[in-house]
Notes:
A computed fold for a 73-nucleotide RNA from Rothia terrae, annotated as transfer RNA. The coordinates come from a structure-prediction model, not an experiment, and the mean pLDDT is 82. Taxonomically the source falls in Rothia (Bacteria, Actinomycetes, Micrococcales, Micrococcaceae). Rfam family: tRNA. Rfam links the family to the GO term triplet codon-amino acid adaptor activity. Rfam's curators write: Transfer RNA (tRNA) molecules are approximately 80 nucleotides in length.
RNA sequence: GGGGAUAUGGCGCAGCUGGUAGCGCACUUGCAUGGCAUGCAAGGGGUCAGGGGUUCGAGUCCCCUUAUCUCCA
Repeated sequence: GGGGAUAUGGCGCAGCUGGUAGCGCACUUGCAUGGCAUGCAAGGGGUCAGGGGUUCGAGUCCCCUUAUCUCCA
C1' cells in the first nucleotide's frame, strides 16, 4: 500500500426482507429474612464509532473517515 471482519446502555452480545432499539449480567427501589447471601416484582440508563447521502422512514442500504483484529505484499 491492497483485501476482509468488527464497532449497539457500565460489561458481554442480539437486532431477520429498512418500520417504536432489545436480552443476560451489573446498577437502583420495593417485598420476603434479625442481617448477609439468595429469590420475586418494578424501574433508570443508548447522539447504534464519526460525518454525509438515499428514503415517508436507516442500527440495517450507499460514500468518506477513525479505531481494533486479520490476510496478502